The RNA shown here (TPP riboswitch aptamer (THI element)) has 92 nucleotides and comes from Thioploca sp.

[in-house]
RNA sequence: UUAAACGGCUAGGGGUGCCCAAGUGGGCUGAGAACAUACCCUUUGAACCUGAACCGGAUGGUACCGGCGUAGGGAAGCACAUACUAACCUGU
Numbered sequence: 001u002u003a004a005a006c007g008g009c010u011a012g013g014g015g016u017g018c019c020c021a022a023g024u025g026g027g028c029u030g031a032g033a034a035c036a037u038a039c040c041c042u043u044u045g046a047a048c049c050u051g052a053a054c055c056g057g058a059u060g061g062u063a064c065c066g067g068c069g070u071a072g073g074g075a076a077g078c079a080c081a082u083a084c085u086a087a088c089c090u091g092u
Base pairs, nucleotide, nucleotide: 001087002086003085008078009077010076011042012041013040014039017028018027019026020025048073049072050071054067055066056065057064
């Protein structure tokens, strides 16, 4: 200086499957398919877990899609209104 305001700070919760192949590779769905400074979610709670080795459909296959689901559980506080944050520029 510009942008955003579905924002900021701190804290917390959560998942990581399927198929081919067997290689540290490739494919599928997804925000994310493991080790991350990522992604999603935090009571206004379908993030995620349980039911569930569930039911129906589709698929090469799967928690792929739909139902179940107004089910049972599930992790929060603070301050600000131009401060904080992000990006860029300049100076030291």

Model confidence (mean pLDDT): 76 of 100. Rfam family: TPP riboswitch aptamer (THI element). Rfam describes the family as follows. Vitamin B(1) in its active form thiamin pyrophosphate (TPP) is an essential coenzyme that is synthesised by coupling of pyrimidine and thiazole moieties in bacteria. The previously detected thiamin-regulatory element, thi box was extended, resulting in a new, highly conserved RNA secondary structure, the THI element, which is widely distributed in eubacteria and also occurs in some archaea. Analysis of operon structures identified a large number of new candidate thiamin-regulated genes, mostly transporters, in various prokaryotic organisms. The sequence was found by an Rfam model in a public genome assembly.